The RNA shown here (FMN riboswitch aptamer (RFN element)) has 120 nucleotides and comes from a Bacillota bacterium.
RNA sequence: GUGUAUCUUCGGGGCGAGGUGCAAUUCCUCACCGGCGGUAAGAGCCCGCGACCCGGAAAACCGGUUGACCUGGUGAAAUCCCAGGGCCGACAGUAACAGUCUGGAUGGGAGAAGGUACAG
Numbered sequence: 001g002u003g004u005a006u007c008u009u010c011g012g013g014g015c016g017a018g019g020u021g022c023a024a025u026u027c028c029u030c031a032c033c034g035g036c037g038g039u040a041a042g043a044g045c046c047c048g049c050g051a052c053c054c055g056g057a058a059a060a061c062c063g064g065u066u067g068a069c070c071u072g073g074u075g076a077a078a079u080c081c082c083a084g085g086g087c088c089g090a091c092a093g094u095a096a097c098a099g100u101c102u103g104g105a106u107g108g109g110a111g112a113a114g115g116u117a118c119a120g
Stems, first nucleotide, its partner, number of pairs: 002119009016030004031100002033089002035049004044087002053064004069085005091103003
C1' cells in the first nucleotide's frame, strides 16, 4: 500500500437594499447560494449518487421518480479553467405565491478521514 470485517469522528450554503400592498425575507427590480464520487484538467446545469417525493412491506428493507448551458479563448486534453451571456433548485406551513424564512431534522445521508483485527 491492497482486500475483507468492524469501530470512531466528520459530513449543505444563501434575502442585503428598494417598490407595491391591510398583509410578502413568499410578488416586482437589484442581490445572494451551490452536498458527494467520477471524468485526459478544478463541474449546481457532462455521467452517476444522496436528500426530498411515490409505491410495496409489521419491520428490516425493496422498487421507482427526480431540475438546469451555450458562445468564444488557452491547451495534448476542458459542456470542468479563463472571458461573456444564460439557466435550475423537494415536501409541509404562512396575514400573500418561498432555492434563501419556519418545520419534519439534536433526523437521514452519498461519502471523507482515521483506528483495530484478519488475509496475501
Lineage of the source: Bacteria > Bacillati > Bacillota. The model forms 100% of the base pairs in the Rfam consensus.